[in-house]
RNA sequence: CAAGCUGGCCGGGCGGUCGCGGCGCCGCGAUUGCAGCGCUGAGGAAAGUCCGCACUCCAAAGAGCACGGUGCCGGCUAACGGCCGGGCGGGGCGACCCGACGGCAAGUGCAACAGAGAAGCAUAGUGCCGGCCGGAGAUUUCCGGCAGGUGAGGGUGAAACGGUGGUGUAAGAGACCACCGGCGGCGGCAGUAAUGGCGCCGGCCAGGCAAACCCCACCGGGAGCAAGGCCAAGCAGGAUAUAGAUCGUACGCCGGUCCUCGGGAUCGGGAACGAUCGCGGAGCUGCUCGCUCCGUUUAACAUCCGGGUAGGCUGCAAGAGGCUGCCAGUAAUGGCAGUCCAAGAGAGAUGAUCGCCAUACGAGCCGUGGGAAUCCCACGGUCUGUAUACAGAAUGCGGCUUAUAGGCCAGCUUGAUAG
Numbered sequence: 001c002a003a004g005c006u007g008g009c010c011g012g013g014c015g016g017u018c019g020c021g022g023c024g025c026c027g028c029g030a031u032u033g034c035a036g037c038g039c040u041g042a043g044g045a046a047a048g049u050c051c052g053c054a055c056u057c058c059a060a061a062g063a064g065c066a067c068g069g070u071g072c073c074g075g076c077u078a079a080c081g082g083c084c085g086g087g088c089g090g091g092g093c094g095a096c097c098c099g100a101c102g103g104c105a106a107g108u109g110c111a112a113c114a115g116a117g118a119a120g121c122a123u124a125g126u127g128c129c130g131g132c133c134g135g136a137g138a139u140u141u142c143c144g145g146c147a148g149g150u151g152a153g154g155g156u157g158a159a160a161c162g163g164u165g166g167u168g169u170a171a172g173a174g175a176c177c178a179c180c181g182g183c184g185g186c187g188g189c190a191g192u193a194a195u196g197g198c199g200c201c202g203g204c205c206a207g208g209c210a211a212a213c214c215c216c217a218c219c220g221g222g223a224g225c226a227a228g229g230c231c232a233a234g235c236a237g238g239a240u241a242u243a244g245a246u247c248g249u250a251c252g253c254c255g256g257u258c259c260u261c262g263g264g265a266u267c268g269g270g271a272a273c274g275a276u277c278g279c280g281g282a283g284c285u286g287c288u289c290g291c292u293c294c295g296u297u298u299a300a301c302a303u304c305c306g307g308g309u310a311g312g313c314u315g316c317a318a319g320a321g322g323c324u325g326c327c328a329g330u331a332a333u334g335g336c337a338g339u340c341c342a343a344g345a346g347a348g349a350u351g352a353u354c355g356c357c358a359u360a361c362g363a364g365c366c367g368u369g370g371g372a373a374u375c376c377c378a379c380g381g382u383c384u385g386u387a388u389a390c391a392g393a394a395u396g397c398g399g400c401u402u403a404u405a406g407g408c409c410a411g412c413u414u415g416a417u418a419g
Base pairs, nucleotide, nucleotide: 001415002414003413004412005411006410007409008408009407010406012357013356014355015354016353017352018351020041021040022039023038024037025036027034028033043390047401048400050399051398052397053396054395055224056223057222058221067220068219069218070217071216072086073085074084075083076082087101088099089098090097091096102215103214107213108212109209110208126153127150128149129148131146132145133144134143135142136141162180163179164178165177166176167175181205182204183202184201185200186199187198189196190195228314229313230312231311237305238304239303240302244277245276246275247274248273249272253269254268255267256266257265258264259263278296279295280294281293282292283291284290321340322339323338324337325336326335327334328333358388359387360386361385362384364382365381366380367379368378369377370376371375
């Protein structure tokens, strides 16, 4: 210098103008409003809602079944399907990366196409082998047929039932033997363990799939802040009062009796509306007076009661909290000390624009250096243009996953060149 790997970090800054949410103060209005000032106001993922918790209500003796999840070992943690360390397997020259990684030597099941045969102590299409029959030739050979043996050669396939060499045989074959590989059993050794490694024994050779059913071990009650708690307009419901009287509309209405009967006199009856006084209640106003309003019996704009709608308050932000330092630990993480912090919401505020700066890229101009030519390359300066992402809290927290313009830092690997 080039190409990479891993981990961490930032993700625009300052100022002007206009604007938005919350809180506080002051002024006006007074019931929510208006104006001013001050403070404060999103993220590394606030996202997906995929896991795990806190918190809340409901349910619940205990155990089992069913269902769902997890699945090498150890550690961390409130917990986890997360993280750290280790083991094993796979990939990369390497730094390093990836892995649901218990069991298919319990049972059941599945496997396209090709192929004779696809898991059963399987398979006879070709080939090999001897036997019998027939034919040719005739010393051993060749051709055809029949019933057998064979899995060694060839062929199909992703996969054909260990590999190499030998013994053996008519030809062959773990049929047998030696070595190698795998598997299983037993016994030491190292390790907390997963596991690794050693020795002995067994011809045991056993294919793949459990993100197929299933088996084994462990874990799991349900719903969610629209959880839940408190207060509570209005409407509807229930309960509560031994205070009414007089007058008018009006002898107008209904019923009866009488008379001189289109009318009049008199007796009885219930209801409506209004007024005055009284009583009860509300307001002006803390009390008295006064005034206004409502009700006065099928009582209310009265009082009380229970549930509870709208609405309000709470839950709700100082927490499994951040940062720095020290200590323990390989690490995740934990402990101690110091220090810092206050959006809380309601269908939902944190933005727009201008100027300067920053970063990246493109074009032009200037300068320097190099190359064989009006040109090209590198570096520096200047000017101008463009771009600055993904995205938006809603009870909180720990993770995972996904999106993200551009940039920075640290460690490491491979290669080239120079010293």

A computed fold for a 419-nucleotide RNA from Promineifilaceae bacterium (SeqCode), annotated as Bacterial RNase P class A. The RNAcentral record of the sequence draws on ENA. Its mean pLDDT, the model's own confidence on a scale to 100, is 76. A source record names the gene rnpB. Its Rfam family is "Bacterial RNase P class A". By type it is a ribozyme. Rfam links the family to the GO terms dimeric ribonuclease P complex, ribonuclease P activity and tRNA processing.